[in-house]
Context: one part of a larger RNA
RNA sequence: CUGGUGUAAAGGGAGCGUAGACGGUUUUGCAAGUCUGAAGUGAAAGCCCGGGGCUUAACCCCGGGACUGCUUUGGAAACUGUAGGACUAGAGUGCAGGAGAGGUAAGUGGAAUUCCUAGUGUAGCGGUGAAAUGCGUAGAGAUCGGUAGGAACACCAGUGGCGAAGGCGGCUUUCUGGACUGAAACUGACGCUGAGGCGCGAAAGCGUGGGGAGCAAACAGGAUUAGAUACCCUGGUAGUCCACGCGGUAAACGAUGAAUGCUAGGUGUAGGAGGUAUCGACCCCUUCUGUGCCGCAGUAAACACAAUAAGCAUUCCGCCUGGGGAGUACGGCCGCAAGGUUGAAACUC
Numbered sequence: 001c002u003g004g005u006g007u008a009a010a011g012g013g014a015g016c017g018u019a020g021a022c023g024g025u026u027u028u029g030c031a032a033g034u035c036u037g038a039a040g041u042g043a044a045a046g047c048c049c050g051g052g053g054c055u056u057a058a059c060c061c062c063g064g065g066a067c068u069g070c071u072u073u074g075g076a077a078a079c080u081g082u083a084g085g086a087c088u089a090g091a092g093u094g095c096a097g098g099a100g101a102g103g104u105a106a107g108u109g110g111a112a113u114u115c116c117u118a119g120u121g122u123a124g125c126g127g128u129g130a131a132a133u134g135c136g137u138a139g140a141g142a143u144c145g146g147u148a149g150g151a152a153c154a155c156c157a158g159u160g161g162c163g164a165a166g167g168c169g170g171c172u173u174u175c176u177g178g179a180c181u182g183a184a185a186c187u188g189a190c191g192c193u194g195a196g197g198c199g200c201g202a203a204a205g206c207g208u209g210g211g212g213a214g215c216a217a218a219c220a221g222g223a224u225u226a227g228a229u230a231c232c233c234u235g236g237u238a239g240u241c242c243a244c245g246c247g248g249u250a251a252a253c254g255a256u257g258a259a260u261g262c263u264a265g266g267u268g269u270a271g272g273a274g275g276u277a278u279c280g281a282c283c284c285c286u287u288c289u290g291u292g293c294c295g296c297a298g299u300a301a302a303c304a305c306a307a308u309a310a311g312c313a314u315u316c317c318g319c320c321u322g323g324g325g326a327g328u329a330c331g332g333c334c335g336c337a338a339g340g341u342u343g344a345a346a347c348u349c
């Protein structure tokens, strides 16, 4: 060394992938690992076992063992390795299909809010628990025409779909990624994981230039209150939107890393395929992939999980080791900054 990681401390936000680790069936050779025989060495003392000598012991003497190792050499070939050959169940390519808010860019539509303008029309409107600030006789609110502009897309809509995650929802088009099903033509282990690394990454925030309808940090006023730097109301600027760049964090959650195999069932739903039936569409049966619920064995401290495992196993990576101090200080790296990342100790309980 042996334990853990849904909720007790602990799964990296998520992908691609380098080194490395691990890796399907079969055959032949080699013999590095592995197993086995022999030789040399492994100083003596010490250690362990047996025996002996000092009256005993300590101490001393003799014999054996051990010294788990290293070197040389003869052999074995199951497993790992290595070199060559073969295979198709893993993986991939091609073929035939259908599904999808997957991404990107351009165009476009209607409803609604707001502003402006014109008509009708007159004294209120708005707001609240109640009010007031606010708007309105310079004609508001209401109503009906006409423009402008920005943002978001009602119904469809569904524990529905797609995406690695973040996330993605009006409609049309451009370019484009992935998954699924069927058949089984081709390649022939080409695989899995992945320290570093590289790109992606909500919202808020930052830089430059636009845009600005609604909403709205900050701010102002009105209320409430003992006070009210709030909750409520009237306003309102950054911001929210676009382009390009930066930033790199979230309860980035399924609080559950990725991959593979195995282990009762039942019932919804989404996308396919096959069969049965039929005039045909349904219905029914089988099967694959996804997404839910219930549930056996098993697991679990319990809650619960239960083929989408938290069950039974294997491989690889990240992480945990009492609470506070502290995700702080210092140093390094990154950043325009805000800050991020890596990450202690004293002290204290």
Base pairs, nucleotide, nucleotide: 003320004319005318006303007302011317013200015198016197020193022191024087025086026085027084028083029082030081032080033079034076035075036074037073038072039071040070041069047065048064049063050062051061052060053059090190091187092186093185095182096181097180102176103175105173106172107171108170109153114148116146117145119143120142124135125134161168162167205246206245207244208243209242210241214240215239219235220234221233222232257316258315259314260313261312262311265294266293267292268291269290270289271288272287273286274285275284298305299304322349323348324347331342332341333340334339
Annotation: Predicted 3D model of a 349-nucleotide part of an RNA (small-subunit ribosomal RNA, central domain) from an uncultured bacterium. RNAcentral holds the full RNA, with entries from Greengenes. The prediction has a mean pLDDT of 88. It matches the Rfam family "Bacterial small subunit ribosomal RNA".